[in-house]
Context: one part of a larger RNA
Molecule: large-subunit ribosomal RNA, domain VI
Organism: Patescibacteria group bacterium
RNA sequence: CGUUUGGAAACUUGAGAAGGGUCAUUCCUAGUACGAGAGGACCGGAAUGAACGAACCUCUGGUGUACCGGUUGUGCUACCAAGUGCAGCGCCGGGUAGCUAUGUUCGGCCAGGAUAACCGCUGAAAGCAUCUAAGCGGGAAGCCUACUUCAAGAUGAGGUUUCCAUGGACCUUCGGGUCCGUGAGGUCGCAGGGAGACUACCUGCUUGAUAGGCGUCAGGUGUACAGCGUGUGAGCGCUUUAGCCGAGACGUACUAAUGACC
Numbered sequence: 001c002g003u004u005u006g007g008a009a010a011c012u013u014g015a016g017a018a019g020g021g022u023c024a025u026u027c028c029u030a031g032u033a034c035g036a037g038a039g040g041a042c043c044g045g046a047a048u049g050a051a052c053g054a055a056c057c058u059c060u061g062g063u064g065u066a067c068c069g070g071u072u073g074u075g076c077u078a079c080c081a082a083g084u085g086c087a088g089c090g091c092c093g094g095g096u097a098g099c100u101a102u103g104u105u106c107g108g109c110c111a112g113g114a115u116a117a118c119c120g121c122u123g124a125a126a127g128c129a130u131c132u133a134a135g136c137g138g139g140a141a142g143c144c145u146a147c148u149u150c151a152a153g154a155u156g157a158g159g160u161u162u163c164c165a166u167g168g169a170c171c172u173u174c175g176g177g178u179c180c181g182u183g184a185g186g187u188c189g190c191a192g193g194g195a196g197a198c199u200a201c202c203u204g205c206u207u208g209a210u211a212g213g214c215g216u217c218a219g220g221u222g223u224a225c226a227g228c229g230u231g232u233g234a235g236c237g238c239u240u241u242a243g244c245c246g247a248g249a250c251g252u253a254c255u256a257a258u259g260a261c262c
Base pairs, nucleotide, nucleotide: 001153006164007163008162009161010160011159012158016150017149018148019147022050023049024048025047026046027045028044034039052107053106054105055104056103060101061100062099063098067094068093069092070091071090072087073086074085075084076083077082111145112144113143118138119137120136121135167180168179169178170177171176185262186261187260188259189205190204191203192202193201210256211255212254213252214251215250216249217248219245220244221243226239227238228237229236230235
């Protein structure tokens, strides 16, 4: 921009497209059928697994330079103490959210239709024979459905429901034209996001929990500073399952979400 006669919102149909489609072992049937024996099934049923794929983070782990702790050297805050800068996050031990696999869950099924090779029925040409010439069956991991996803620019542009409007003035060659305006809804703006390169998408904008802050909790670290006691001392003990605490949950308008346009 279009979807041939107004403007929107939500939900859809599915032409078409893409994906998936795997395999093995063990057991039962059954040591049966078959076979002198050795050996050893079809058909049918169950279990386990491999690789592959999707989603996810409860568990097991990884990462986690904005969390906690330990510790070395050196500088600074006048000094002690307590902190802090730098040294690969200085080094080391852990670790929330998120992201992850080696972790967890799930998947391939079943069924129908038309067929291939092939196997048949009936059956002439050709008194026989013949699956084929007319006609009718069976028959694959393959094909079409079925399963998952996208999908009306499918220009053949589909469908349903709901919402708003179809108003006023002037001109008119009565075909219409010009101007003004409302509304559903939309856009911009702003606060943001398990969404994201940008865009898009989604939530919110005071009739508000959208982000920050704050409170409580979860979770992490592991018992803060200070005081007291004790030891010659490095230290240790008690107050103290303390203190601190990023991304998490719930709550709370304290801060910031003013508004403008079509």